A computed fold for a 355-nucleotide part of an RNA from Thiohalorhabdus sp., annotated as large-subunit ribosomal RNA, domain IV. The source organism's lineage runs through Bacteria, Pseudomonadota, Thiohalorhabdales, Thiohalorhabdaceae and Thiohalorhabdus. The prediction has a mean pLDDT of 91.

[in-house]
Context: one part of a larger RNA
C1' cells in the first nucleotide's frame, strides 16, 4: 500500500454531482395514526407502549375425540358419549442480567415537486427509462372467395371468424375538455367542360412494278405489298368542382387612443385559407436568465409559489388536472452514521521485504 470485517472521542452531511457507502430502522401484540381521496385507499403513516424466566389461577377455557350405548337406508353412515392425548390466552405473585424479537432473520421516515395512471415490457454484453406496452378514446377500411398478409404457384393465415367481426393509423386511466382555418398536400365525392396512352382511322405522301411511252438515256405508273403524316373517334388520370382537420399541416404585421404617470378596454391601416379559444406559462419548453417578487438558507445558477415581456406552449404529433403506483429525475427536513473535519487502532487474505 489493495482488498475484505470490526470499534471510535467531539461534531454531525461541514463530504460529493449527488448522503454514493456505511450507519440507522427492524419480528411480533397493543395504543394510535394527517393532508388529500376515484372513498378502495393514502396505512406498517407518523409517533407510542409492550416483549424473558419461574410459581399460580389451571392439566382451567379451547381443540382433538377412543370404548361402550341407540338408530340404520347397513355404508370408510347418523347420534349421544366422554377415556385418552394436545394445550393457552389473560390476571395474580416471584427472579435475573448493562441488555428478553438478548444470536441469525429482520421497513429508516416525513414534506413539496417534475414525468408516466397503474401491474407490466426493453438495449442477451455500459441505458429500466419520463421509451414500449396498456385498458380506454377517435378516425378509417373491410358485406365474405371481406379487407389485410405471406408465396413463382398450388395453397395458406385472417378464420371453422361475420361489420357487438376482422385489418390499418393516431391518442392513452379517470376528470374537466379538446376552438378557428379545407388556399397547399392527401383522401372521398362528382362529372358537363379542358387535356389524353394502346387501338380505330378517313385522306395525304413516299417505296416497289404489271403495263404504257420512249429521242432506248428514260419518262409515267393501277393494284397488292410495304413505310411516313394524319383530321377525327379512343378510359382512368390530371385540370376542373365540392366535401374532409381525433387527414399531412397551418393558426400575422404596423401605427395611434383614458384629466399625473404608465397601460391601452378603444380605433385606423396592410396581409392571409384562417391568423392561438380554453387552460397553462423563465416549463423535461425562456435566448437574454442567477428574469422579477414571495418561501425555505446565516449565505440558494437548483428547488417550491407567483407573474406574464410565451426568443421558440396549447388542445387526441392531444391541453390542463388528478388519488394510487415508481430500484424514475429535482429539492428540503427528522433520524443516523468515518461520507467528512481528520484519521487511529484492531482481525483476516494479498502485495512487498528478508530467509
Nucleotide at each position: 500500500c489493495u482488498c475484505g470485517g470490526g470499534u471510535g472521542a467531539a461534531g454531525g452531511a461541514a463530504c460529493u454531482c449527488g448522503g454514493c457507502a456505511a450507519a440507522a430502522u427492524g419480528g411480533c401484540c397493543c395504543c394510535g395514526u394527517a393532508a388529500c381521496u376515484u372513498c378502495g385507499g393514502g396505512a406498517g403513516a407518523a409517533g407510542g407502549g409492550g416483549u424473558g424466566c419461574c410459581c399460580u389461577u389451571a392439566g382451567u377455557a379451547c381443540g382433538u375425540g377412543a370404548a361402550g350405548c341407540c338408530c340404520u337406508u347397513c355404508g370408510c353412515g347418523g347420534g349421544u358419549g366422554g377415556a385418552g392425548c394436545g394445550g393457552a390466552a389473560g390476571g395474580g405473585g416471584g427472579c435475573c442480567g448493562c441488555a428478553g424479537u438478548g444470536a441469525c432473520c429482520a421497513g429508516g421516515g416525513g414534506g413539496c415537486u417534475a414525468c408516466g395512471a397503474c401491474u407490466g415490457u426493453u438495449u442477451a454484453c455500459u441505458a429500466a427509462a419520463a421509451a414500449c406496452a396498456c385498458a380506454g378514446g377517435u378516425c378509417u377500411c373491410u358485406g365474405c372467395a371481406a379487407a389485410g398478409g405471406c408465396g413463382c404457384a398450388a395453397g395458406c393465415c385472417g378464420c371453422u371468424g361475420u361489420a357487438u367481426a376482422g385489418g390499418g393509423a393516431c391518442u392513452g386511466a379517470c376528470g374537466c375538455c379538446u376552438g378557428c382555418c379545407c388556399g397547399g398536400u392527401g383522401c372521398c365525392g362528382g362529372a358537363a367542360g379542358g387535356u389524353u396512352a394502346a387501338g380505330g382511322g378517313a385522306g395525304c405522301c413516299c417505296g416497289u412494278u404489271a403495263g404504257c411511252a420512249u429521242c432506248c438515256g428514260u419518262g409515267c405508273g393501277a393494284a397488292g405489298c410495304g413505310g411516313g403524316c394524319c383530321a377525327c373517334c379512343g378510359a382512368a388520370g390530371c385540370c376542373c368542382c365540392g366535401g374532409u382537420a381525433a387527414a399531412c399541416g397551418g393558426c400575422g404585421g404596423c401605427c395611434g387612443u383614458a384629466a399625473c404617470u404608465a397601460u391601452a378596454a378603444c380605433g385606423g391601416u396592410c396581409c392571409u385559407a384562417a391568423g392561438g379559444u380554453a387552460g397553462c406559462g423563465a416549463a423535461a419548453u425562456u435566448c437574454c436568465u442567477u428574469g422579477u417578487c414571495g418561501g425555505g438558507u446565516a449565505a440558494g445558477u437548483u428547488c417550491c409559489g407567483a407573474c406574464c415581456u410565451g426568443c421558440a406552449c396549447g388542445a387526441a404529433u392531444g391541453g390542463c388536472g388528478c388519488a394510487a403506483c415508481g430500484a424514475u429525475g429535482g429539492c428540503c427536513c427528522c433520524g443516523c452514521u468515518g461520507u467528512c473535519u481528520c484519521c487511529a487502532c484492531c482481525c483476516g487474505a494479498g502485495g512487498c521485504u528478508c530467509g